A computed fold for a 91-nucleotide RNA from a Bacillota bacterium, annotated as c-di-GMP-I-GGC riboswitch aptamer.
[in-house]
RNA sequence: AACGAUAAGGGCAAACCUGUCUAAAGGCAGGGACGCAAAGCCAUAGGAUCUAAAGUGCUUAAGCAACACUAUGAUAGCCUGGCUGCCGUAA
Numbered sequence: 001a002a003c004g005a006u007a008a009g010g011g012c013a014a015a016c017c018u019g020u021c022u023a024a025a026g027g028c029a030g031g032g033a034c035g036c037a038a039a040g041c042c043a044u045a046g047g048a049u050c051u052a053a054a055g056u057g058c059u060u061a062a063g064c065a066a067c068a069c070u071a072u073g074a075u076a077g078c079c080u081g082g083c084u085g086c087c088g089u090a091a
Stems, first nucleotide, its partner, number of pairs: 003088002011036002016031006034077001040083003045080003048075003054070004
């Protein structure tokens, strides 16, 4: 460098519950463990997915609401990619 075990030492923490922030998606903190060898970081690298406050359209006498579209909001535990890194030497 490459690799990752029914091994050792450590690490993270899905669903769900509580609190909190948000228009929402979702985030953060505590509890909790389905899983994870990068489940560490990057969403201004590309794709995918979720959301729609606001905007535009639609509608209306005029508005509101509803409905439709749009990310500038999210997901790194959806995939590819980039950066960094612990332990081990079984296979």